[in-house]
Molecule: transfer RNA
Organism: Candidatus Nomurabacteria bacterium RIFCSPLOWO2_01_FULL_40_18
Order: sequence, then structure tokens, then C1' cells
RNA sequence: CGGGGUAUAGUGUAACGGUAACAUGCAUGAUUCGGGUUCAUGCGACUCUGGGUUCGAAUCCCAGUGCCCCGA
Repeated sequence: CGGGGUAUAGUGUAACGGUAACAUGCAUGAUUCGGGUUCAUGCGACUCUGGGUUCGAAUCCCAGUGCCCCGA
């Protein structure tokens, strides 16, 4: 320098263009003499940034940024 992949709760991952889900975590409660385990309820992401298309975008298009891979 060229090509490809990836970016979503604190963390790890989902999500045919139509209210962003699951696990873990955290908070409260139950259980226990206490803790752990288990159970119940709740909390938590304006989806990397800026534009475009669309009635409607995490999703499609363009540009940029970080990380990873391949080639030179």
C1' cells in the first nucleotide's frame, strides 16, 4: 500500500428491514447459625462514529476509526 473479517448491557455471545434476546454479573428478598449453592423479582446497551436509502435500519449502501487475518 491492496484485499477480507469484525465492532451490540460490566463480561461473553444472539437478533429473515418491524418494541434488541440469552448467559453471566449487579441489587433486593427467600433458604442457612453465617457463608456458598439454589430459587424469586428487578437493574443494565439511543447496537464504534458521521452521512445516505427506506413508512421503518443493529441489519442495506458510502466514508471514517480501532482490532484481527491474508498478500505485497